RNA sequence: UCCGGAUUAGCUCAGCGGUAGAGCAGUUGACUGUUAAUCAAUUGGUCGUUGGUUCGAUCCCAACAUCCGGAGCCA
Numbered sequence: 001u002c003c004g005g006a007u008u009a010g011c012u013c014a015g016c017g018g019u020a021g022a023g024c025a026g027u028u029g030a031c032u033g034u035u036a037a038u039c040a041a042u043u044g045g046u047c048g049u050u051g052g053u054u055c056g057a058u059c060c061c062a063a064c065a066u067c068c069g070g071a072g073c074c075a
Stems, first nucleotide, its partner, number of pairs: 001071007010024004018055001026042005048064005
């Protein structure tokens, strides 16, 4: 430098055109002599950034940023 992949809740990940979900974690409550465990409820998101397409974008397109992998070049 080129090619490919990834970026969504605190963490790990689904969702891939019609105002976003799960598990774990957190909070509150129940239970318990206490803790843990268990059960119930609940909080939490500029969907990496900026533009474009569209009636409508997390989803499609472009550029950029970060991370991962591969290839090439120089030594």

Predicted 3D model of a 75-nucleotide RNA (transfer RNA) from Oceanicoccus sp. Rfam family: tRNA. Its family is annotated with triplet codon-amino acid adaptor activity in the Gene Ontology. The family's RNA type in Rfam is transfer RNA. Taxonomically the source falls in Oceanicoccus (Bacteria, Pseudomonadati, Gammaproteobacteria, Cellvibrionales).